Predicted 3D model of a 377-nucleotide RNA (Bacterial RNase P class A) from a Desulfobacteraceae bacterium. It matches the Rfam family "Bacterial RNase P class A". The family's RNA type in Rfam is ribozyme. The organism belongs to Desulfobacteraceae, within Bacteria. Its mean pLDDT, the model's own confidence on a scale to 100, is 79. The sequence was found by an Rfam model in a public genome assembly.

This record gives sequence, structure tokens and C1' cells, in this order.
RNA sequence: AGAGCAGUCCAGACGAUCGCUGGAUCAUUUAACGAUCUGGAGGAAAGUCCGAACACCAUAGGGCAGGGUGCUCCAUAACGUGGAGUCGCGGCAACGUGAAGGAAAGUGCAACAGAAAGUAUACCGCCCUGCACAACUGUGCAGGGUAAGGGUGAAAAGGUGCGGUAAGAGCGCACCAGUCCUCCGGGCGACCGGGGGAGCUUUGUAAACCCCACCCGGUGCAAGACCAAAUAGAGAAGCGUUUGAGAACGGCCCGUUCGAGCUUCCGGGUAGGUCGCCAGAGGUGCCGGGCAACCGGUAUCCAUAGAUGAAUGAUCGUCAGUCGUUUCGGGGUAACCCGAAACGGAUACGGAAUUCGGCUUACGGACUGCUCUGACC
Repeated sequence: AGAGCAGUCCAGACGAUCGCUGGAUCAUUUAACGAUCUGGAGGAAAGUCCGAACACCAUAGGGCAGGGUGCUCCAUAACGUGGAGUCGCGGCAACGUGAAGGAAAGUGCAACAGAAAGUAUACCGCCCUGCACAACUGUGCAGGGUAAGGGUGAAAAGGUGCGGUAAGAGCGCACCAGUCCUCCGGGCGACCGGGGGAGCUUUGUAAACCCCACCCGGUGCAAGACCAAAUAGAGAAGCGUUUGAGAACGGCCCGUUCGAGCUUCCGGGUAGGUCGCCAGAGGUGCCGGGCAACCGGUAUCCAUAGAUGAAUGAUCGUCAGUCGUUUCGGGGUAACCCGAAACGGAUACGGAAUUCGGCUUACGGACUGCUCUGACC
């Protein structure tokens, strides 16, 4: 100097003019209008992908179907989240990433090519026997043996070498790989390291069906509670009144409880206001425990948004930071770096709506640590 990897912080400041809105106080008053003070959008408020708090379903009981997670340990209110690890994959590395249980319970799939795609198979081949022809090797037919050689393919039923055989084959042996069994050491564990044995060689695939382990009641702030107002039911049909119709908020079954009216259709009225609505699994500082996530203790802060067709803004000026060019000064061997000034450009992603913990995505700057490469001293 270049190329990368991981992380932290900020997300503009000031002034003027005008405008909107929550709260408090004063004044006026039937109210409204007015004055003063004070507060007013994020790190993602986005996505709506997960989890919960809270509310309702009289009890949330059992089961089926359904859904979720899937290596180990820990954290958390919980999670499909986070931390620390193990193994696999990618990268020279810093690091990143995994849909990471089971294929010997069963079923399915592996196009095309190839003889054949799971305990399968004989296209070209190799060997033996018999017959016929030939008479140097051989050729043809029939039967038997074979899967070592060649070919096809992503993959062909462990690999290399030696022996053996009619020809071959783990058929046998040596070494290696995988699988299984066993012993020792380390670790809470996933797992890691080492010794021995068995010729056992059993494709891959479960973000295919499936099996196994663990977890899951549902609906959702348009939840729900309260107040006010208005209206039309002399409507129709079916079932039922303790021989029980029907109801109990994803589906079905059982159970339990309530139950005298219920279900369906037709028709009519209202859709206004208040609460929910922000003080919490809260923020911040310090101390202790822990590798860390996080937990405990203590102190302190919260007049720090609460709108409801939806406020939190607009204009102008100056400055900061940032990009480019030029000039000057300093450092340096050089490449280049630092500072100042002038001119010009741009100033990101975007916007609360019950709240909180995460994940994912978008984006302008500043800084810190680490890895690799090159050049010079």
C1' cells in the first nucleotide's frame, strides 16, 4: 500500500419565520377562541417470519388427526432464538456455514446410457467338455463355469500387490480403507486419541413417504370492558321442553357442565363515546459470579409520543461530517500520509398505532481488532 474477515458507535448541530399535536397552569366562559411552560417517530419503527405478556372462550380434561423442533451442554418468560463446543463442508487464512437423530423396520426413487442400478447382471470377453469342419495358430454349434479384463454411467458391489485356479473370484495372505465387537486414556457430553480381534465388505437418497425422541388448547387490541342512543319483528320453516333440541371460538371422537327454548332463512335499527393506550420479563451506572450468552446485588431515572383517517412538519441561512479538483505547509528513500484554504457535488434506508424478546431484509458515515499478499528500509 492492496485484498479480505469480525465487531462497536452515530444516524446531524444552531438560528429565524410559520404550522400541527399530548400534558400542566392561568384567563374567559355554556363551550370554543387565547397566553405561558413543557414533551413529541427508529436502528431498523420495515417484513409479519417465530415466541410470549395480556384479553376472551363457564372447566381447558383425555385421545385422534395436524403442526413444530432434531449433534452436545448451558442461558432465557419462551422461541424455530442466543452462547460455548463437537463433527461435516467451503476458504491459504482470519473466519463462514449446516434441513447435524434413523437407510440392518418397511415402502418408494436414481432420467439417459448400459447386459444389469441392490445382495442385480452377461454386451465384448476368458476357461472346460462334446460334435462337425479345417490341419500352423483355429472356426461354428451345444452344454457348463466365471465376473479378475474392456465398454456405459454420477455411482457397477472395497483398493494395491502376491499366491492360487481349467479360467477366475477375499478363494487365501500382506498392507490400507470402511463396518462391527472389545479394552485403555481424556472430556458433564457430543466426541477425540490409542491397542486388539473378525475376511464381515452390507450403493446413494428421509428440505421422499416413513420410524424414533421431545414439545404444542384456540382465537386475537379489528382481543376485550363500560356508557349512551336507535329500531320492527303479531315474519316463515324444522327440532325440542328432563324419553333432553341445542350450546360450550380451527377439525373429529369421548367425557364433563349448562340447558327451555334452540337452529336456519327473510326483513329492520345502530356502527357514537370512554377505557384498553404505556411504569415495564423497563432503561442506565457500579460491584460480584460466569470463557460467554446471561444471572444476582445495589443506586438512580421515567412532567422522556399516545395519534384515531391518523399529530411529531415546511421554508430560509450558517456550520459540522463526507466525495472530487486545485494551491500551500509539514513528514518520508519512494509509493504515499497528515494539516489548512478555495471551488463544486451530494447528504442514505425510511416512519410509531397494545407491548416486549428475537430473526430476516434495506442503507450513509466514523472507529477498533484480526488474516493474507506485495514493495522499501